[in-house]
Context: one part of a larger RNA
RNA sequence: GAUUGAACGCUGGCGGUAUGCUUAACACAUGCAAGUCGAACGGAAACGAUGUUAGCUUGCUAACAGGCGUCGAGUGGCGGACGGGUGAGUAACGCGUAGGAAUCUGCCAAGUAGUGGGGGAUAGCCCGGAGAAAUCCGGAUUAAUACCGCAUAAUCUCUACGGAGUAAAGAGGGCCUCUAUUUAUAAGCUAUCGCAGAAGGAUGAUCCCGCGUCUCAUUAGCUAGUUGGUGUGGUAAAGGCACACCAAGGCAACGAUGGGUAGCCGGCCUGAGAGGGUGUCCGGCCUCACUGGGACUGAGAUACGGCCCAGACUCCUACGGGAGGCAGCAGUCGAGAAGCUUCGGCAAUGGGGGAAACCCUGACCGAGCGACGCCGCGUGAGUGAUGAAGGCCCUAGUGGUCGUAAAGCUCUGUCAGAAGGGAAUAAAUGCCUGUAGUUAAUACCUGCAGGAGUUGAAGGUACCUUCAGAGGAAGCACCGGCUAACUCCGUGCCAGCAGCCGCGGUAAUACGGAGGGUGCAAGCGUUAAUC
Numbered sequence: 001g002a003u004u005g006a007a008c009g010c011u012g013g014c015g016g017u018a019u020g021c022u023u024a025a026c027a028c029a030u031g032c033a034a035g036u037c038g039a040a041c042g043g044a045a046a047c048g049a050u051g052u053u054a055g056c057u058u059g060c061u062a063a064c065a066g067g068c069g070u071c072g073a074g075u076g077g078c079g080g081a082c083g084g085g086u087g088a089g090u091a092a093c094g095c096g097u098a099g100g101a102a103u104c105u106g107c108c109a110a111g112u113a114g115u116g117g118g119g120g121a122u123a124g125c126c127c128g129g130a131g132a133a134a135u136c137c138g139g140a141u142u143a144a145u146a147c148c149g150c151a152u153a154a155u156c157u158c159u160a161c162g163g164a165g166u167a168a169a170g171a172g173g174g175c176c177u178c179u180a181u182u183u184a185u186a187a188g189c190u191a192u193c194g195c196a197g198a199a200g201g202a203u204g205a206u207c208c209c210g211c212g213u214c215u216c217a218u219u220a221g222c223u224a225g226u227u228g229g230u231g232u233g234g235u236a237a238a239g240g241c242a243c244a245c246c247a248a249g250g251c252a253a254c255g256a257u258g259g260g261u262a263g264c265c266g267g268c269c270u271g272a273g274a275g276g277g278u279g280u281c282c283g284g285c286c287u288c289a290c291u292g293g294g295a296c297u298g299a300g301a302u303a304c305g306g307c308c309c310a311g312a313c314u315c316c317u318a319c320g321g322g323a324g325g326c327a328g329c330a331g332u333c334g335a336g337a338a339g340c341u342u343c344g345g346c347a348a349u350g351g352g353g354g355a356a357a358c359c360c361u362g363a364c365c366g367a368g369c370g371a372c373g374c375c376g377c378g379u380g381a382g383u384g385a386u387g388a389a390g391g392c393c394c395u396a397g398u399g400g401u402c403g404u405a406a407a408g409c410u411c412u413g414u415c416a417g418a419a420g421g422g423a424a425u426a427a428a429u430g431c432c433u434g435u436a437g438u439u440a441a442u443a444c445c446u447g448c449a450g451g452a453g454u455u456g457a458a459g460g461u462a463c464c465u466u467c468a469g470a471g472g473a474a475g476c477a478c479c480g481g482c483u484a485a486c487u488c489c490g491u492g493c494c495a496g497c498a499g500c501c502g503c504g505g506u507a508a509u510a511c512g513g514a515g516g517g518u519g520c521a522a523g524c525g526u527u528a529a530u531c
Stems, first nucleotide, its partner, number of pairs: 001531004006527005013377005019370002027332002030330003035078003040075002043071002047069002050065007085288001087286001094213004099208003103205002108201001112197001114195002116150001118148002126139005156165003170193002173190003179186003214260003221251003226248008263285004267278004290311005313324004341367001343366003349363001350361004380411004390402004415472001417467005425458001431451007475520005480501003486515005496503002
């Protein structure tokens, strides 16, 4: 000099944009943060519409009707493995880089070949019971895209090459060409969404390896599943991954083993560079989810807001037994030098579910707080000498200086204030029309084109216009040398200053105050840290 997730002191007008628990991975009150689908299912607790009945105050109340809009609880599906947080652990194939294979992959895209025919249950509801509660038990009954056989099946699996084995689920639209009843239906047709098999793709993931990756030798030896082989098991898959047997190996001064410290990287800071330091925000990877252990489900977890066991802690209890996990967003206590609102909205972007409408989304978009950083703007401009008053200095003068500074006169109107106008961020989806495809079809559905209309948290914000008036807006540090900036008074090795050299013992430009000056400026200094 540059820099910081900074803090402290004094001071503080506005806006934009970034950023904000570095410490206790301490403990947490409260609310929210993951749901959705009735176009999978049986149904109907609530609300609404409609109809019927009853009562009457004549537009309300009650009852009934799943026929309708819908829908609590339940079965089922998909999603809760993403998104969000943290850095405790980890010196490791964890990360980075460059390669590799013995693998899996829901949803997605393109194609291929199927979707036949049956069965038995079980939630819920109902009845009964236990319990303070959490919750649980028994009986009866019921559905499915839940579950289980059968059939069929190859480019799938196994094979002794003869053969053997293994699938599926339907749903809501539309239509009447064929068939049947008959005038609108389905056992029919049709498109759509699904379901099941095999193969390839994409995406995501798993595993292996070369090289690189802090410090201590005042850590020198370490290792028995240890190193290798054979076989078996296990896994999606290679492998001592596990086990049995056999061999006696393997690593190490090119630092093994052990101790300490630490998430790694893209980057960031500094520096001419080489390098040094660092890993906050943003992005990639890894890791953890009260502590330790375990598996289940699933395409995917050994699962933050799932389960089980143990432990510590907190809470409820009728003392028998139960409930909980903010390192999600806010917020609280505590620790600390130190870091924010228990805000608004799903309008946009993105995600989950759904055919869609839509629902959910503390992701996100916004607003709030903090000069914490960076950037921009303002605190006025011109003129004005009786060089006023006053302060300070003085050689004491008709002196010097603050000083064109003020006053006065003439202007301007940024920002803030008041009034008025007022965006972009919105593209759509859905709806209507046309057209093309599909089809028996002019339905339906899908693609394309056109049209009308709906949707804004921020916010009446940005921006624009008008109004008034210099009015509301400057401090901080320093002035001995380094280092820009000097005098007076007070003090008298005292009180004090100090980054280094050093000042102070009676004229201190170095202490304290004042006047003046210098430097930065909504900041200025100090401290800490890095180069």
Molecule: small-subunit ribosomal RNA, 5' domain
Organism: uncultured bacterium